[in-house]
RNA sequence: GCCUCAGUAGCUCAGUUGGCAAGAGCGGCCGGUUCAUAUCCGGCAGGUCAGUGGUUCGAGUCCACUCUGAGGCACCA
Numbered sequence: 001g002c003c004u005c006a007g008u009a010g011c012u013c014a015g016u017u018g019g020c021a022a023g024a025g026c027g028g029c030c031g032g033u034u035c036a037u038a039u040c041c042g043g044c045a046g047g048u049c050a051g052u053g054g055u056u057c058g059a060g061u062c063c064a065c066u067c068u069g070a071g072g073c074a075c076c077a
Base pairs, nucleotide, nucleotide: 001073002072003071004070005069006068007067010026011025012024013023019057028044029043030042031041032040050066051065052064053063054062
C1' cells in the first nucleotide's frame, strides 16, 4: 500500500429480500417470596445502531468517504 470481516444498552450478542413503537441474556435499580441471605418470580431504567454525507415516502439494514479493531496479502535496497 491492497483485500476481507467487525463496530447495535455497562458487558456478550441477535436483528441484513429496507417497513409497524430497536430486542435477548448477563449486569444495575425497585418490589414480591424468606426469620434472613441466596435462589426463584414480577417490574423499571438504560441506545445520537462508530462518524459524516447521500439514495428513498421510509435506513441498524443500501451507496460513498472517514475513524477504530481483527485477520490476510504485498514490499522490506
This is a predicted structure of a 77-nucleotide RNA (transfer RNA) from an Oscillospiraceae bacterium. The sequence is in RNAcentral, with records from ENA. It matches the Rfam family "tRNA". About the family: Transfer RNA (tRNA) molecules are approximately 80 nucleotides in length. The source organism's lineage runs through Bacteria, Bacillota, Clostridia, Eubacteriales and Oscillospiraceae. Model confidence (mean pLDDT): 81 of 100.